A computed fold for a 313-nucleotide RNA from a Candidatus Methanofastidiosia archaeon, annotated as Archaeal signal recognition particle RNA. Its Rfam family is "Archaeal signal recognition particle RNA". Rfam links the family to the GO terms SRP-dependent cotranslational protein targeting to membrane, signal sequence recognition and signal recognition particle, plasma membrane targeting. The family is grouped with related families in Rfam's "SRP clan". Lineage of the source: Archaea > Methanobacteriati > Methanobacteriota > Candidatus Methanofastidiosia. The sequence was found by an Rfam model in a public genome assembly. The prediction has a mean pLDDT of 77.

RNA sequence: AUCUUGACUAGGUUGGGGAGCUAGGCGUUCCCUGUUACCAGAAACCGUCUAGAUGCUGGGACCGAAGCCUGCAGGGCGCUGUUGGAACAUGGAUGUGGUGGCGUGCUACGCCUAUGAAGUCCUGUCCCACUUGAUUGGUGGAGCAUGGGGCCCUUUUGGAGGAAAGGGUUAACAUGCCUGAUCUCUCAAACCCCGCCAGGUCCGGAAGGAAGCAACGGUAGGGAGGACAUUCGAUGCUUGUGGGGGUGCAGGACAGAGAACGAGAAUGUCCUUCCCAUCCAUGGGAAUUCGGUCACCUGUGGGCGCGUCACUU
Numbered sequence: 001a002u003c004u005u006g007a008c009u010a011g012g013u014u015g016g017g018g019a020g021c022u023a024g025g026c027g028u029u030c031c032c033u034g035u036u037a038c039c040a041g042a043a044a045c046c047g048u049c050u051a052g053a054u055g056c057u058g059g060g061a062c063c064g065a066a067g068c069c070u071g072c073a074g075g076g077c078g079c080u081g082u083u084g085g086a087a088c089a090u091g092g093a094u095g096u097g098g099u100g101g102c103g104u105g106c107u108a109c110g111c112c113u114a115u116g117a118a119g120u121c122c123u124g125u126c127c128c129a130c131u132u133g134a135u136u137g138g139u140g141g142a143g144c145a146u147g148g149g150g151c152c153c154u155u156u157u158g159g160a161g162g163a164a165a166g167g168g169u170u171a172a173c174a175u176g177c178c179u180g181a182u183c184u185c186u187c188a189a190a191c192c193c194c195g196c197c198a199g200g201u202c203c204g205g206a207a208g209g210a211a212g213c214a215a216c217g218g219u220a221g222g223g224a225g226g227a228c229a230u231u232c233g234a235u236g237c238u239u240g241u242g243g244g245g246g247u248g249c250a251g252g253a254c255a256g257a258g259a260a261c262g263a264g265a266a267u268g269u270c271c272u273u274c275c276c277a278u279c280c281a282u283g284g285g286a287a288u289u290c291g292g293u294c295a296c297c298u299g300u301g302g303g304c305g306c307g308u309c310a311c312u313u
Base pairs, nucleotide, nucleotide: 005310006309007308008307011063012062013061014060015033016032017031018030019029023050024049025048026047027046038059039058040057041056067304068303069302070301071300072299073298074297075296078293079292080291081290088283089282090281091280092279093278094277095276097275098274100270101269102268103267104266106264107263109262110261112258119254120253121252122251123250124249125248126244127243128242129241130240133237134235135234136233137232138230139229140228143177144176145175146174147173149170150169151168152167153166154165155164156163157162182226183225184224185223186222187221193218194217195216201210202209203208
């Protein structure tokens, strides 16, 4: 002196920019942009610095004599401007314009028409009153005779239970007559309605007899339905008579070729809500426009720094 390896020191990196604030720089605030890429604390009447200003306090990580600072040129996100002036918006004007309103005539058009257009006449359909029916409602349930039974009263009789006779009355059971006044079903009146009455009760030595609840069968009465009756109703259906109305529709008679509507294109006039076109005014603010600034990227120069120790050669 050089090289290799390792250990150090100074140092470096850990983002940059714009706006705002400030006399000015940086930070805290807001925004843009880049990277593999730190943390904590305080900071707008603020924090910290002074052109050597590109933060302050504290703690890490990495690199390490590695690097740092800077000029010029080009590209350039973003931001910005008194650059540019597109779309679009509002208002107004104009129009043989569209759409729209009211008309006019036209047609090798559609639809109807000799299975009969326009036109004329008749009738019905509609409304009111009455009426024939039909349908559908309201309302209604007569009376008598005979026998039996029930209830009430009286007389005779038996030792009790009982037996016999007469009168009055009555709806219940039977038969018959009569009526428009009846038929079916159902509920009924706990007892004070009828019949029949298990059990139990009463009279009696017994035989036998008596009263009688429930159940069952009925009567009066209530309900539903049928039939019948009714000098009582209703109706959207229907017969007929009289009166009214008559738009539309239907049918018929006469007559014998067109009638109404639609569509299309044309034309006259009106309107300006909407649409379209052109122009004007006021806004608006697009871009591979222009200027400024710039994160980031690329290229090329300059300046400062490149130190210490150990090992090995």